[in-house]
RNA sequence: AACAGAGUAGAGGUCUAAGCGUUAAGUGCCUGCCGGACGGGGAGUUGUCGGCGGGACGAAAAGGGCAGGCGAAAGCCGAGCCUUUGCGGUUUAGAUCUCGCAUCCCGCUGAA
Numbered sequence: 001a002a003c004a005g006a007g008u009a010g011a012g013g014u015c016u017a018a019g020c021g022u023u024a025a026g027u028g029c030c031u032g033c034c035g036g037a038c039g040g041g042g043a044g045u046u047g048u049c050g051g052c053g054g055g056a057c058g059a060a061a062a063g064g065g066c067a068g069g070c071g072a073a074a075g076c077c078g079a080g081c082c083u084u085u086g087c088g089g090u091u092u093a094g095a096u097c098u099c100g101c102a103u104c105c106c107g108c109u110g111a112a
Base pairs, nucleotide, nucleotide: 003110004109005108010099011098012097013096014095015094016093017092018091019090020088021087022086029055030054031053032052033051034050035049036048040106041105042104043103061085062084063083064082065081066080068077069076070075
């Protein structure tokens, strides 16, 4: 020299907890501008993440209590507050599992 290998940021699944929304924000999709990060070092995308905009699409609510309203009464309503169960390709955190440098150069480890 050639060969083999290790390791990051991070991404995703599941579970748990606490929130947010259910008066539709968020998520997902398309798009403009700006910015960030991308194994130990360097470079770095048409990939990736974030911020601010634009566009299209689009939803799962139900029960109980209270304030309050209506009513002669029985009772009815109850968009506000509390709460329970759901729902949302919902947010954050923790646990766990899986994946994991786009790519290029150098380095590291191994045997030889």

A computed fold for a 112-nucleotide RNA, annotated as THF (Tetrahydrofolate) riboswitch aptamer.
Its mean pLDDT, the model's own confidence on a scale to 100, is 79.
Of the family's consensus pairs, 82% are formed in the model.